[in-house]
Context: one part of a larger RNA
RNA sequence: UGACGGGGGCCCGCACAAGCGGCGGAGCAUGCGGAUUAAUUCGAUGCAACGCGAAGAACCUUACCAAGGCUUGACAUAUAUCGGAAUCGGCUAGAGAUAGUCGCGCCCUUUGGGUCGGUAUACAGGUGGUGCAUGGUUGUCGUCAGCUCGUGUCGUGAGAUGUUCGGUUAAGUCCGGCAACGAGCGCAACCCUUGUCCUAUGUUGCCAGCACGUUAUGGUGGGAACUCAUGGGAUACUGCCGUGGUCAACACGGAGGAAGGUGGGGAUGACGUCAAAUCAUCAUGCCCCUUAUGUCUUGGGCUUCACGCAUGCUACAAUGGCCGGUGCAAUGGGCUGCGAUACCGCGAGGUGGAGCGAAUCCCAAAAAGCCGGUCUCAGUUCGGAUUGGGGUCUGCAACUCGACCCCAUGAAGUCGGAGUCGCUAGUAAUCGCAGAUCAGCAUUGCUGCGGUGAAUACGUUCCCGGGCCU
Numbered sequence: 001u002g003a004c005g006g007g008g009g010c011c012c013g014c015a016c017a018a019g020c021g022g023c024g025g026a027g028c029a030u031g032c033g034g035a036u037u038a039a040u041u042c043g044a045u046g047c048a049a050c051g052c053g054a055a056g057a058a059c060c061u062u063a064c065c066a067a068g069g070c071u072u073g074a075c076a077u078a079u080a081u082c083g084g085a086a087u088c089g090g091c092u093a094g095a096g097a098u099a100g101u102c103g104c105g106c107c108c109u110u111u112g113g114g115u116c117g118g119u120a121u122a123c124a125g126g127u128g129g130u131g132c133a134u135g136g137u138u139g140u141c142g143u144c145a146g147c148u149c150g151u152g153u154c155g156u157g158a159g160a161u162g163u164u165c166g167g168u169u170a171a172g173u174c175c176g177g178c179a180a181c182g183a184g185c186g187c188a189a190c191c192c193u194u195g196u197c198c199u200a201u202g203u204u205g206c207c208a209g210c211a212c213g214u215u216a217u218g219g220u221g222g223g224a225a226c227u228c229a230u231g232g233g234a235u236a237c238u239g240c241c242g243u244g245g246u247c248a249a250c251a252c253g254g255a256g257g258a259a260g261g262u263g264g265g266g267a268u269g270a271c272g273u274c275a276a277a278u279c280a281u282c283a284u285g286c287c288c289c290u291u292a293u294g295u296c297u298u299g300g301g302c303u304u305c306a307c308g309c310a311u312g313c314u315a316c317a318a319u320g321g322c323c324g325g326u327g328c329a330a331u332g333g334g335c336u337g338c339g340a341u342a343c344c345g346c347g348a349g350g351u352g353g354a355g356c357g358a359a360u361c362c363c364a365a366a367a368a369g370c371c372g373g374u375c376u377c378a379g380u381u382c383g384g385a386u387u388g389g390g391g392u393c394u395g396c397a398a399c400u401c402g403a404c405c406c407c408a409u410g411a412a413g414u415c416g417g418a419g420u421c422g423c424u425a426g427u428a429a430u431c432g433c434a435g436a437u438c439a440g441c442a443u444u445g446c447u448g449c450g451g452u453g454a455a456u457a458c459g460u461u462c463c464c465g466g467g468c469c470u
Base pairs, nucleotide, nucleotide: 007470008469009468010467011466012465013464015460016459019423020422021421022420023419026314027313028312029311030310031309032308033307034305035304042053043052064300065299066298067297068296069295070294073123077122078121079120080119081118082117083116088103089102090101091100092099093098106114107113125289126288128287129286130285134283135282136278137277138276139274141272146185147184148183149182150181151180152161153160154159165176166175167174191266192265193264194263196234197233198232199231200230201229202228206223207222210221211220212219237260240254241253242252243251244250316416320375321374322373323372324371325370326369332363333362334361337356338355342351343350344349382413387408388407389406390405391404392403393402429452430451431450432449433448434447435446
């Protein structure tokens, strides 16, 4: 000077408290440990690993294992030399890689070159090791309010001062004071989005008024008002009033206003900490392999299962289940694509192919909701695991190991111990919809979107984390 203290003072945060809903018990899904295995590839391990890398493991992916092959190599550059096109198609052997054979069969052209193959040599190659040799990227404390510098002053010096103090703030935010005066990185603002208004433009969007037409529909003429879309602007600043206050910063109340004191949300992460994570995104030093730790192929494995943990989903029911009718979204995606009307099938789906590179057409049915009926408290018309049978689709191929449909089957489960998690408002809870990845496979993961829509906060003694002074 820091750090630490079951030292002190002050102050924050869903930190506690007050509430609401969960987890921990059941079944299943996914990840991890362990065990197993020829292999169950590798990494991530308190918070900050464990629905994490993986926004898609049947083959491929794939890095692992077994077996079969290759050795200038699957891939790159160069040189020398030899040769012909390379490729493609058929047949034979084989699990295939591959090998043999038959056929089709080069271009510009100047000795030569392009392209491909063989041989030879330099070399290639390595998801092999080291993240404790590194770059880059990332997590975390933490969107916490801090971290520093120049000059001056003080101190023998390490250093101090400034940055402490009194107020105030979300904030080292601002005000006042002061041997300090200034400045930088952070805070805030500038950026995006959302909420209100004005204005310009009206197609594919809209339809108030005027007509036409239809069983019906902005369907048609037309309109430019409204909604909406896309641009441009305005608006909020403690600006105004009152009270408190060093009448400073500011705080509280009020008016007006769509919005009020940072309006809501996002992006944005200071100096640093953890030899934190990553050599398997990539790059890279050193070490190691070089007829193999490289590379090709077939099959298997990553999908195992006495068990333990984590994160979720579905439930245990009547604020409910089932049946019929009926009503209202937003974000998105679509040409190797989305696929309507119609027809077939109980259904998954099939036939077919209108329209649409999309404010035009399609995915598309929103669901909870509302109306009516039924069930009447039961392991049930709750719950749906598991299993048997039959199918559909994708794909060369669903045995190991896909998703979905139908019939049958109908397990555990009657609200969960100690303990523990999330959330302060359009939030929690609850309901569905879309997208990325993708041939297929998730709507139980992830990322978004809208619908319905609460309760509670006395307060800071205590638990946890953090800031300032001592």